[in-house]
RNA sequence: GUCGGCGUGGCGAAAUGGAUACCGCGUUUGCCUCCGAAGCAAAAGAUUCCGAGUUCGAGUCUCGGCGUCGACU
Numbered sequence: 001g002u003c004g005g006c007g008u009g010g011c012g013a014a015a016u017g018g019a020u021a022c023c024g025c026g027u028u029u030g031c032c033u034c035c036g037a038a039g040c041a042a043a044a045g046a047u048u049c050c051g052a053g054u055u056c057g058a059g060u061c062u063c064g065g066c067g068u069c070g071a072c073u
Base pairs, nucleotide, nucleotide: 001072002071003070004069005068006067007066010025011024012023018056027043028042029041030040031039049065050064051063052062053061
């Protein structure tokens, strides 16, 4: 330099173009316990990397950018 994959809560990871973005771990609070751990219940936490476009509707499709991983040179 060319080509391809990926980017979503603190971490991991889903979501056929459809309504309020699912789930696990972790965190916090409560219950339980002599105290913890485990278990149970609840809560907080993402304007889905940035910008533009298409669409009645975009995490998803298109274009540009950035980051990251890989292949080739």